[in-house]
The RNA shown here (c-di-GMP-I riboswitch aptamer) has 79 nucleotides and comes from a Desulfobulbaceae bacterium. The source organism's lineage runs through Bacteria, Thermodesulfobacteriota, Desulfobulbia, Desulfobulbales and Desulfobulbaceae. It was read from a public genome assembly, where an Rfam model found it. Its Rfam family is "c-di-GMP-I riboswitch aptamer". Rfam links the family to the GO term cyclic-di-GMP binding. The model forms 91% of the base pairs in the Rfam consensus.
RNA sequence: AGUUGACAAGACCACAGCCGUUGUGAAGCGGUGUCGGAAAGCCACGGGUCUCUUGCAAAGAGAUAGCCGGGUUACCUAC
Numbered sequence: 001a002g003u004u005g006a007c008a009a010g011a012c013c014a015c016a017g018c019c020g021u022u023g024u025g026a027a028g029c030g031g032u033g034u035c036g037g038a039a040a041g042c043c044a045c046g047g048g049u050c051u052c053u054u055g056c057a058a059a060g061a062g063a064u065a066g067c068c069g070g071g072u073u074a075c076c077u078a079c
Base pairs, nucleotide, nucleotide: 002079003078005076012037013036017032018031019030020029021028022027035066041072042071043070045069046068047067048064049063050062051061052060053059
């Protein structure tokens, strides 16, 4: 430097639910919680799903990174 996640070790994140709060909404944020995760760190580029507007169809705007793919950064072990 590259690859890797079988055995570890020290770390990390935080599903659902509940409380508060923002939003038309999907959902986000904070607290609690701990289903799980080898990138469950980050990015809306492609697809999917969801919401709103419109409505003949389509189209537009948004959400989802813990839906999939992709890009990018990274602890430790092993090779």